[in-house]
RNA sequence: CGAGUCCGGGAGACGGUCGCGGUCGGCUCUGCCGAUCGAGGAAAGUCCGGACACCGCAAGGCAGGAUGCUGGCUAACGGCCAGGCGGGGUGACCCGAUGGAAAGUGCAGCAGAGAGCAGACCGCCGAUGGACGUCCGGUUUCGCACCGGCGUCACAGGCAAGGGUGAAACGGUGGUGUAAGAGACCACCAGCGGCGCCGGUGACGGCGUCGGCUCGGCAAACCCCAUCCGGUGCAAGGCCAAGCAAGGGACAGAGUCGCCUGCUCGUCACGUCCCGGGUAGGCCGCACAGAUAGAUGACCGUCCUCGACAGAAUCCGGCUUACACCCGGACUCGCAGC
Numbered sequence: 001c002g003a004g005u006c007c008g009g010g011a012g013a014c015g016g017u018c019g020c021g022g023u024c025g026g027c028u029c030u031g032c033c034g035a036u037c038g039a040g041g042a043a044a045g046u047c048c049g050g051a052c053a054c055c056g057c058a059a060g061g062c063a064g065g066a067u068g069c070u071g072g073c074u075a076a077c078g079g080c081c082a083g084g085c086g087g088g089g090u091g092a093c094c095c096g097a098u099g100g101a102a103a104g105u106g107c108a109g110c111a112g113a114g115a116g117c118a119g120a121c122c123g124c125c126g127a128u129g130g131a132c133g134u135c136c137g138g139u140u141u142c143g144c145a146c147c148g149g150c151g152u153c154a155c156a157g158g159c160a161a162g163g164g165u166g167a168a169a170c171g172g173u174g175g176u177g178u179a180a181g182a183g184a185c186c187a188c189c190a191g192c193g194g195c196g197c198c199g200g201u202g203a204c205g206g207c208g209u210c211g212g213c214u215c216g217g218c219a220a221a222c223c224c225c226a227u228c229c230g231g232u233g234c235a236a237g238g239c240c241a242a243g244c245a246a247g248g249g250a251c252a253g254a255g256u257c258g259c260c261u262g263c264u265c266g267u268c269a270c271g272u273c274c275c276g277g278g279u280a281g282g283c284c285g286c287a288c289a290g291a292u293a294g295a296u297g298a299c300c301g302u303c304c305u306c307g308a309c310a311g312a313a314u315c316c317g318g319c320u321u322a323c324a325c326c327c328g329g330a331c332u333c334g335c336a337g338c
Base pairs, nucleotide, nucleotide: 001334002333003332004331005330006329007328008327009326010325012303013302014301015300016299017298018297020038021037022036023035024034025033026032027031040309044320045319047318048317049316050315051314052233053232054231055230064229065228066227067226068225069083070082071081072080073079084098085096086095087094088093099224100223104222105221106218107217121163122162123159124158125157128156129155130153131152132151133150135149136148137147138146171189172188173187174186175185176184190214192211193210194209195208196207197206198205199204237284238283239282240281247275248274249273250272251271255268257266258265304307
């Protein structure tokens, strides 16, 4: 200098004019004046976790859902930090729902001969058996036939090394072996499993030894295992409380009814007053922005690197998504110079 990785920060600045909402103060109080405060890193999606509130609830289980390596942080989490393992990158670093496939059930399109205790298309062989022969030898009745050898065929059959298909073909390399071959056998390596020792809190790692030689993949398929989860969300919920109607209680007597009349007593209705529940409405919940869903803006001037995504509604902790441009820090790779 170029290319890149990770982490953090900012999100036009200043001045003027007008306007909107909250709070406080003052005044001549349907309002006016002054002071002061007034969106974000995501206020978003509403995806997790909690606080708070009401309802439900003896304990436990079933069903259903969520999470899923280890250690720690946290009020809690599916979040964060550190680590292990696997994958990617030259590297800084990035990505991973990352428990169990010898509990069981199931799945694998297309291609391919064969896809789960698999398979033979091309290919290799054809030792053995079979067929054949102007071949050789033997036996022999000169032949035929038979026996042995040699050769041919690729018929029975053998093989899975090589080719080919596939995401995946039941270990890799070399040798022995064989008719050709093959963990059939051997050496080394890889992988799996058992045992032992060592390191680590742990996930896990290292070493040694033995084994059959390799019985694979998918659990973001059902499932199994472990842990967690009662429901509804601030229109939660609490307080105050007109008017009208209905309810309960008290009081009064001019009404009604108890066959008629009077009295007493009672009933019903009306009247007055009281009570509790509760509607409208108000307040709280509710915030160092903040409601009634509604406020948080507009214009002008100067400057600069010319300004993105986007607007709170109970409150917090996260995650995810959107985002012009700028700044800082740590680190990696390449080239060049000293």
The RNA shown here (Bacterial RNase P class A) has 338 nucleotides and comes from an Acidimicrobiia bacterium.
Its Rfam family is "Bacterial RNase P class A". It is annotated as a ribozyme.